Model confidence (mean pLDDT): 82 of 100.
This is a predicted structure of a 76-nucleotide RNA (transfer RNA) from Nannocystis sp.
The organism belongs to Nannocystis, within Bacteria.
Its Rfam family is "tRNA". By type it is a transfer RNA. Its family is annotated with triplet codon-amino acid adaptor activity in the Gene Ontology.
[in-house]
């Protein structure tokens, strides 16, 4: 320098022919128990990496930027 992959809840990850974004875990409240743990149920938690564009409508498509990973090339 070039190519490819990834960035979504605190953490680990799904997701979609473009049409109000999900799971497990964590946290929290309740049930259960003599009391815990476990178990069961409810709830909170998201600018979908950033900016611009296309579109009636973008997490999804296009461009640029940015962080991480892999491969290749170049120099020595």
């Nucleotide at each position: 320098c070039g190519g490819c992959c990834c960035g979504u809840a605190g953490c680990u990850c799904a997701g979609u022919c473009g049409g109000u974004a999900g799971a497990g875990u964590c946290c929290u409240c309740g049930c259960c128990u003599g009391a815990u743990a476990a178990g069961c149920g409810g709830g909170a938690g998201g600018u979908c990496g950033g900016a611009g564009g296309u579109u009636c409508g973008a997490u999804c498509c296009c461009u640029c930027c940015u962080g991480g990973g892999c491969c290749g090339a170049c120099c020595a």